[in-house]
Context: one part of a larger RNA
RNA sequence: GAUUGAACGCUGGCGGCAUGCCUAACACAUGCAAGUCGAACGGCAGCAUGCAUUGUAGCAAUACGAUGUGAUGGCGAGUGGCGGACGGGUGAGUAAUACGUAGGGAUCUGCCUUGAAGAGGGGGACAACCCGGGGAAACUCGGGCUAAUACCGCAUGAUACUCUCAGGAGGAAAGGGUUGGCGCAAGCCAGUCGCUUUAAGAGGAACCUACGUCCGAUUAGCUAGUUAGUAAGGUAAAGGCUUACCAAGGCAGAGAUCGGUAGCUGGUCUGAGAGGAUGACCAGCCACACUGGGACUGAGACACGGCCCAGACUCCUACGGGAGGCAGCAGUGGGGAAUAUUGGACAAUGGGGGCAACCCUGAUCCAGCGAUGCCGCGUGUGUGAAGAAGGCCUUCGGGUUGUAAAGCACUUUAGUUGGGGAAGAAGGCGUGUGGUUGAAUAGAUCACACGAUUGACGGUACCCAAAGAAUAAGCACCGGCUAACUCUGUGCCAGCAGCCGCGGUAAUACAGAGGGUGCAAGCGUUAAUC
Numbered sequence: 001g002a003u004u005g006a007a008c009g010c011u012g013g014c015g016g017c018a019u020g021c022c023u024a025a026c027a028c029a030u031g032c033a034a035g036u037c038g039a040a041c042g043g044c045a046g047c048a049u050g051c052a053u054u055g056u057a058g059c060a061a062u063a064c065g066a067u068g069u070g071a072u073g074g075c076g077a078g079u080g081g082c083g084g085a086c087g088g089g090u091g092a093g094u095a096a097u098a099c100g101u102a103g104g105g106a107u108c109u110g111c112c113u114u115g116a117a118g119a120g121g122g123g124g125a126c127a128a129c130c131c132g133g134g135g136a137a138a139c140u141c142g143g144g145c146u147a148a149u150a151c152c153g154c155a156u157g158a159u160a161c162u163c164u165c166a167g168g169a170g171g172a173a174a175g176g177g178u179u180g181g182c183g184c185a186a187g188c189c190a191g192u193c194g195c196u197u198u199a200a201g202a203g204g205a206a207c208c209u210a211c212g213u214c215c216g217a218u219u220a221g222c223u224a225g226u227u228a229g230u231a232a233g234g235u236a237a238a239g240g241c242u243u244a245c246c247a248a249g250g251c252a253g254a255g256a257u258c259g260g261u262a263g264c265u266g267g268u269c270u271g272a273g274a275g276g277a278u279g280a281c282c283a284g285c286c287a288c289a290c291u292g293g294g295a296c297u298g299a300g301a302c303a304c305g306g307c308c309c310a311g312a313c314u315c316c317u318a319c320g321g322g323a324g325g326c327a328g329c330a331g332u333g334g335g336g337a338a339u340a341u342u343g344g345a346c347a348a349u350g351g352g353g354g355c356a357a358c359c360c361u362g363a364u365c366c367a368g369c370g371a372u373g374c375c376g377c378g379u380g381u382g383u384g385a386a387g388a389a390g391g392c393c394u395u396c397g398g399g400u401u402g403u404a405a406a407g408c409a410c411u412u413u414a415g416u417u418g419g420g421g422a423a424g425a426a427g428g429c430g431u432g433u434g435g436u437u438g439a440a441u442a443g444a445u446c447a448c449a450c451g452a453u454u455g456a457c458g459g460u461a462c463c464c465a466a467a468g469a470a471u472a473a474g475c476a477c478c479g480g481c482u483a484a485c486u487c488u489g490u491g492c493c494a495g496c497a498g499c500c501g502c503g504g505u506a507a508u509a510c511a512g513a514g515g516g517u518g519c520a521a522g523c524g525u526u527a528a529u530c
Stems, first nucleotide, its partner, number of pairs: 001530004006526005013377006019370002021335001026333003030330003035082003040079002043075002047073003050069008089288003098213007107205003112201007120154001122152002129144006161170003175193002179190004214260003221251003226248002229245005263285004267278004290311005313324004341367001343366003349363001350361004380410004390401004414471001416466005424457001427453001429451009474519005479500003485514005495502002
């Protein structure tokens, strides 16, 4: 000098864009953060509608109420499907089961894309529900009924798939609503969303190898599943991954082993570069989810807001037994020099579910707080010598503050008040026209036109007008390094100090004042890096 996720002191007008627990991976009150599908299913607790019966008021129409009815819209709980393996957080562990780069072959892959083939016919249950029981609760037990895209056989199953001794053997499926045609109906056909088997792709995931990746030798030897082979098991898959047998190997001064420290990278800071330091925010990978262990389900987990066991801690309890996990977003206590709101919205982007409408989304988009940083703007402009007053200095003549102020003339950015006012909106819905599919002027889908609509931010950005210099400057320094000097006080005291050093009666070095210098909504100090 440059830099920082900074902190502290003094000060503080505005805006834009960023950024904000670096410490206790300490403990957490409360709310929210993962649901969705009735176009898979039986149903009907609640809501609305219809219908039936009935009551009250009324001449009546009708209004209000009660009961019944799943009949319709829909839907709590339940069965079932998909998603809760993404997204979000943190960096404890890890010095290599990691990361980076370059390769490899023995693998798996839901949803998606493309191709081939198929979807025939049956069965038995279990929830919900009803009945009964236990428990303080969490919850749980027994009996009975029932549906499905839940579950299980049978059939078919190729030049495809799996196994194979190559002869052969084995193994699938599910329907749903909607539109049209036919039909009295059941239903059949077409279209659509699904389903089964299989081949390929895309994207994703697993494994292996080489090289690179901090400090310590006051750590020199380490290793028995250890190193290699055979066989078997296991896995999606190669492999001591595991087991049995056999051999005695394997690593190490080019640092094994042990100990310490640490998530890695793209990058970031600095530097002319080489290099050094670093890994906040953003992006990729990894690891973790109270601590330790384990598997289940599943295409995918050994699973942050799933399960089981053990432990510590907290809470409830009728003392028998139970419940919990913010390193999600806010927020609280604690620790600390130190780090924000228990905010708004799904309008956009993206994600999950759904045919869709739509629902969910503390991802995200916004707003709030903090000069934490960067950038921009303002705090007026011109004129003005009687060089006013006051202050300070003085050799008492004057000098300086100083065109500075006042005065005069002007301007109005930002701020205030009033008015106008976007873009971010693409879509979705309805109607019509045309194309594709189709037997079809149904439907589905694409394009265009028209119509009524969808914005948290927010009456925000921006624009116009009005008044008025009005509402807006500090901080550090002035002995040398280093730009900037005098007076007073103090008297080796009080104090200063980055280094040299100042202070013991004339201190440009302490303290105050006047003046000056440098930066400026900041300025200094401290810490840290080059």